[in-house]
RNA sequence: UACAUUCUUCGGGGCAGGGUGCAAUUCCCGACCGGCGGUGACAAAUAUACCCUAUUUGAAGUCCGUGACCCGCAUAACGCGGUGGAGCCAGUGUGAGUCUGGCGCCGACAGUUAAAGUCUGGAUGUGAGAAGAAAACC
Numbered sequence: 001u002a003c004a005u006u007c008u009u010c011g012g013g014g015c016a017g018g019g020u021g022c023a024a025u026u027c028c029c030g031a032c033c034g035g036c037g038g039u040g041a042c043a044a045a046u047a048u049a050c051c052c053u054a055u056u057u058g059a060a061g062u063c064c065g066u067g068a069c070c071c072g073c074a075u076a077a078c079g080c081g082g083u084g085g086a087g088c089c090a091g092u093g094u095g096a097g098u099c100u101g102g103c104g105c106c107g108a109c110a111g112u113u114a115a116a117g118u119c120u121g122g123a124u125g126u127g128a129g130a131a132g133a134a135a136a137c138c
Stems, first nucleotide, its partner, number of pairs: 005134006017029003031118002033107002035066004042058006061105002070082004087103005109121003
């Protein structure tokens, strides 16, 4: 120094209103929601910049990657492998996958008086990861 390693804490949101029906937050009209890391032509703040700069912070469900679930293998345990949803058009511009506008689209398993992204359950679980603390040899 904070890389091995150890510990602690944190770590997911959502059917208003209405229709049909014996029965539906499951169907229909409609409403609502968007994990984690990265990127980011955007935004904000600050400054010694203020004609050009720098720093910090925020910024994507559908761009890259990733987690829960599920499948296979293996184990005392940790694991390893597989599967794994969804975007176009227009504008601006040197450049758009990220900006602006419009219109779309997507969402594990089990359960249920009736088919579920939103209810109940596995789950006081798991977890991508985030923050903090400790930390030796070389």
The RNA shown here (FMN riboswitch aptamer (RFN element)) has 138 nucleotides and comes from Enterococcus sulfureus ATCC 49903.
The RNAcentral record of the sequence draws on Rfam and Ribocentre.
It matches the Rfam family "FMN riboswitch aptamer (RFN element)". Gene Ontology term of the family: FMN binding.
RNAcentral records the identical sequence in 2 taxa.